[in-house]
Context: one part of a larger RNA
RNA sequence: CGUUGGAUAUUUGAAGAGGAGCUGUCCAUAGUACGAGAGGACCUGGAUGGACAAACCUCUAGUGUACCAGUUGUCUCGCCAGAGGCAUUGCUGGGUAGCUAUGUUUGGAAUGGAUAACCGCUGAAAGCAUCUAAGUGGGAAGCCAACCUCAAGAUUAGAUAUCCCUCCACUUAAGUGGACUAAAGAUUACUGGAAGAUUACCAGUUUGAUAGGUUGCAGGUGUAAGUAUGGUAACAUAUUAAGCUGAGCAAUACUAAUAAAUCGUGAGG
Numbered sequence: 001c002g003u004u005g006g007a008u009a010u011u012u013g014a015a016g017a018g019g020a021g022c023u024g025u026c027c028a029u030a031g032u033a034c035g036a037g038a039g040g041a042c043c044u045g046g047a048u049g050g051a052c053a054a055a056c057c058u059c060u061a062g063u064g065u066a067c068c069a070g071u072u073g074u075c076u077c078g079c080c081a082g083a084g085g086c087a088u089u090g091c092u093g094g095g096u097a098g099c100u101a102u103g104u105u106u107g108g109a110a111u112g113g114a115u116a117a118c119c120g121c122u123g124a125a126a127g128c129a130u131c132u133a134a135g136u137g138g139g140a141a142g143c144c145a146a147c148c149u150c151a152a153g154a155u156u157a158g159a160u161a162u163c164c165c166u167c168c169a170c171u172u173a174a175g176u177g178g179a180c181u182a183a184a185g186a187u188u189a190c191u192g193g194a195a196g197a198u199u200a201c202c203a204g205u206u207u208g209a210u211a212g213g214u215u216g217c218a219g220g221u222g223u224a225a226g227u228a229u230g231g232u233a234a235c236a237u238a239u240u241a242a243g244c245u246g247a248g249c250a251a252u253a254c255u256a257a258u259a260a261a262u263c264g265u266g267a268g269g
Stems, first nucleotide, its partner, number of pairs: 001153001005164007016150004022050007034039001052107005060101004067094005072087006111145003118138004165268001166179005180266001185263004189205005210256003213252005219245003226239005
């Protein structure tokens, strides 16, 4: 820009496009058919793997430089104590969310149709024969559907529901002029996001839980500081499952989402 007024939401999809499509072993059938024996099936049903792919984070395992603890050297806070800075995050031990695989779950199927090679039925040309010439069947991991995803720019531009939009004059035209109006809705702006380079998308903007804060809980770390007691002291014990705690789950308007602006018109070839 189009989709023949504008808009919001929900959709159709033998219009179309893409994805997927793999395979082993074992068991039963059955030591059956077959075979002198050795050996050893088709068909059918079941179990369990490999590789590949997708999703996810309950478990397992990583990461986790904004969490907790231990600890070395040195500097600073006047000193002690307690803290902080720097040294690869100083080093070390753990670890929430998120993101991950080595972890978990799931997938390939079943089925139908038309066929290939091939196998047929009936059957003439050619009194026979012949799957073919007329006619009519079977038949593949392949083809078309089926499964998953996208999809009406499918210009054949689809469907459904709902919402919104004025008077006068001249004049009959989707006309001109004037006055009034600015709808539904959208955007900007702002608070943010398991969305994201930007954009887009999604959740909100006081008729509010969108983010922060606060409170509670979960999870993590592992028993803070101070004080008291014991010990010459290092230290230990008690207060104390303590203190601290990023991203998690809730509750709560305390803070910030203010104020506003722009687009979009007036009934529609």